[in-house]
RNA sequence: UGGAAAACUCAGGGCAAGGUGAAAUUCCUGACCGGCGGUAAACCCCGCGAGACCUGAUGGUCUGAACCGGUGCAAUUCCGGUGGCGACAGUACAGUCUGGAUGGAAGAGUUGAAAC
Numbered sequence: 001u002g003g004a005a006a007a008c009u010c011a012g013g014g015c016a017a018g019g020u021g022a023a024a025u026u027c028c029u030g031a032c033c034g035g036c037g038g039u040a041a042a043c044c045c046c047g048c049g050a051g052a053c054c055u056g057a058u059g060g061u062c063u064g065a066a067c068c069g070g071u072g073c074a075a076u077u078c079c080g081g082u083g084g085c086g087a088c089a090g091u092a093c094a095g096u097c098u099g100g101a102u103g104g105a106a107g108a109g110u111u112g113a114a115a116c
Base pairs, nucleotide, nucleotide: 001115006111007110008109009108010107017029018028019027031096032095033086034085035048036047037046038045043084044083051062052061053060054059066082067081068080069079070078088099089098090097
């Protein structure tokens, strides 16, 4: 330099202010948030995880949303503009509260043998 077996560690953010109401962080105005890998840097391009259903199990099925202009060799990723989306259960209807979850996990990292 390298990174087998194995072990270990880490691995999700967000309703300010106001309105209606007996009651809403759930409705209305408005505010705020964006897991992992790939690729010109991505919530809305491709893939994965999470969630639901099915299965003895491996696993299978379902699973949200974007356009225009600019720069550039290259960008639906950057810059500008205008939009859109967000599991299940509970509760006055929830991306943001509470709960399953002190859970699980895409994946990231540390130690590390051979070999060189």